[in-house]
TPP riboswitch aptamer (THI element) from a marine eukaryotic metagenome, 86 nucleotides, folded computationally.

RNA sequence: GUCCAAGGGGUGCCAAUUGGCUGAGAUGGUAAUAACCAAUCCCUUUGAACCUGAUCCGGUUAAUUCCGGCGUAGGAAUGGAUUUUU
Numbered sequence: 001g002u003c004c005a006a007g008g009g010g011u012g013c014c015a016a017u018u019g020g021c022u023g024a025g026a027u028g029g030u031a032a033u034a035a036c037c038a039a040u041c042c043c044u045u046u047g048a049a050c051c052u053g054a055u056c057c058g059g060u061u062a063a064u065u066c067c068g069g070c071g072u073a074g075g076a077a078u079g080g081a082u083u084u085u086u
Base pairs, nucleotide, nucleotide: 001082002081003080004079005078006044007043008042009041012021013020014019027038028037029036030035050075051074052073056069057068058067059066
């Protein structure tokens, strides 16, 4: 690196919308006190997948984790087989 099994996650913003923006992913259904199920996609300690900080700060935008900071922060889920390189 690949394959198999297992596990961990998220699913936003809007111009009047059939639509638009970013992205790996922004889906469908059930339920009703807001959670659950399925699919897709991503991640599994070499862990920025994802959560907290956060109703955060600066910039941009129609608007938004859209970009950057925060971040050498605190958490966060593994086994086997096989190939290649050093």

Its Rfam family is "TPP riboswitch aptamer (THI element)". About the family: Vitamin B(1) in its active form thiamin pyrophosphate (TPP) is an essential coenzyme that is synthesised by coupling of pyrimidine and thiazole moieties in bacteria. The prediction has a mean pLDDT of 79.